RNA sequence: GGAGCGGCCCAGGUGGUCGCCGGCUGCAAUCGCAGCGGGAGGAAAGUCCGAGCUCCGCAGGACGGGAUGCCAGCUAACGGCUGGUGGGGGCGACCCCGAGGAAAGUGCCACAGAAAGCAGACCGCCCCGCCGCCCGGCUCGCGGGCCGCGGGGUAAGGGUGAAAGGGCGAGGUAAGAGCUCACCGGGUCGGCGGCAACGUCGAUCGCACGGCAAACCCCAUCUGGAGCAAGACGGAAUAGGAAGGCGUUCGAGGGUGGUCCGCCCGAGCCUUCGGGUUCGUCGCUCGAGCCGCGUGGCGACGCGCGGUCUAGAUGAAUGAUCACCGCCCGCUCGCCGGUGACGGCGGCGGGAACAGGACUCGGCUUACGGGCCCUCCAACC
Numbered sequence: 001g002g003a004g005c006g007g008c009c010c011a012g013g014u015g016g017u018c019g020c021c022g023g024c025u026g027c028a029a030u031c032g033c034a035g036c037g038g039g040a041g042g043a044a045a046g047u048c049c050g051a052g053c054u055c056c057g058c059a060g061g062a063c064g065g066g067a068u069g070c071c072a073g074c075u076a077a078c079g080g081c082u083g084g085u086g087g088g089g090g091c092g093a094c095c096c097c098g099a100g101g102a103a104a105g106u107g108c109c110a111c112a113g114a115a116a117g118c119a120g121a122c123c124g125c126c127c128c129g130c131c132g133c134c135c136g137g138c139u140c141g142c143g144g145g146c147c148g149c150g151g152g153g154u155a156a157g158g159g160u161g162a163a164a165g166g167g168c169g170a171g172g173u174a175a176g177a178g179c180u181c182a183c184c185g186g187g188u189c190g191g192c193g194g195c196a197a198c199g200u201c202g203a204u205c206g207c208a209c210g211g212c213a214a215a216c217c218c219c220a221u222c223u224g225g226a227g228c229a230a231g232a233c234g235g236a237a238u239a240g241g242a243a244g245g246c247g248u249u250c251g252a253g254g255g256u257g258g259u260c261c262g263c264c265c266g267a268g269c270c271u272u273c274g275g276g277u278u279c280g281u282c283g284c285u286c287g288a289g290c291c292g293c294g295u296g297g298c299g300a301c302g303c304g305c306g307g308u309c310u311a312g313a314u315g316a317a318u319g320a321u322c323a324c325c326g327c328c329c330g331c332u333c334g335c336c337g338g339u340g341a342c343g344g345c346g347g348c349g350g351g352a353a354c355a356g357g358a359c360u361c362g363g364c365u366u367a368c369g370g371g372c373c374c375u376c377c378a379a380c381c
């Protein structure tokens, strides 16, 4: 310098001027003025998971639906995280996995191919028989070869395919075949190690169980719904009407479940037209909070001690500008150090991204500027 990989850190500071939104204090009197102090993020975002909190009846039963899916742990919980196991990728730093079940059942396996699932025989190989032809010859007995036809064997080889009923080598055979044997793979059983996933060793079985569950399905675990426009309180309004439909023990309708059952309320309810109201306060920020130290653990994380309070707005404030400093980049610039690669200081020019709360918290994902550590390669000293 190039290429790459995971993690950590930062996201400018101070001051002046002009503004914005809350709070407190004083003056004042409800207009306002002055002072003090506070005012977004690592993702505040997407709203994808999990919780707190609130309401729905006390959250009941069945069916249905949804989510998750190697093992152990962490956690309030999780589909998150940590550490392992198995598989895969990379020279490496390191990364990825949709990793339960295909001997419960159903289904599918396009095209090609003979055959795609209690498989099959296209070419080929081998054996037998027959017709014909050719050659040899001791001549009508025989031996050999070839084309064709028929019967049979085979799954080595070719060919098709994502996939063809283990792979590979040797023996064996008419040719072949786990037919037999060695090695590898696989099934079953057992020993040992490990909490476990699993690993390893031995015995045994010639090989059953082709693949797909991101097809239905089965198994295990979890799961009631809605969300701060939840919800609570105060205030205003709900006046008086018109038309139509359903219903009052043969029960309309309501209590937010997807359906049914069960339970509770129940005499009114629904549609259309027309009329009225549509403000304030709380919830609302002290919380699985943040920071530091110690300690246990490989780690996620736990425990102990100390310190600290840090936005609560409601059409939604947190901004603009100037100066100096700091950070980063570039330069055919200057000085200094060094044998040198290079480094330091200065000068000039430029740059600073993504983006903003709306009940809160833990994660995930996405957007984005810079620095440090790490890996590989090349060049130079």
Base pairs, nucleotide, nucleotide: 001377002376003375004374006373007372008371009370010369012325013324014323015322016321017320018319020039021038023036024035025034026033027032041354045365046364048363049362050361051360052359053227054226055225056224060261061260062259063258065223066222067221068220069219070084071083072082073081074080085099086097087096088095089094100218101217105216106215107212108211109210122158123157124154125153126152127151128150129149130148132146133145134144135143136142166184167183169181170180171179185207186205187204188203189202190201191200192199193198231282232281233280234279241273242272243271244270245269246268253265254264255263289308290307291306292305293304294303295302296301327351328350329349330348331347333346334345335344336343337342
Predicted 3D model of a 381-nucleotide RNA (Bacterial RNase P class A) from a Myxococcales bacterium.
Its Rfam family is "Bacterial RNase P class A". By type it is a ribozyme. Its family is annotated with tRNA processing, dimeric ribonuclease P complex and ribonuclease P activity in the Gene Ontology.
The gene name in the source record is rnpB.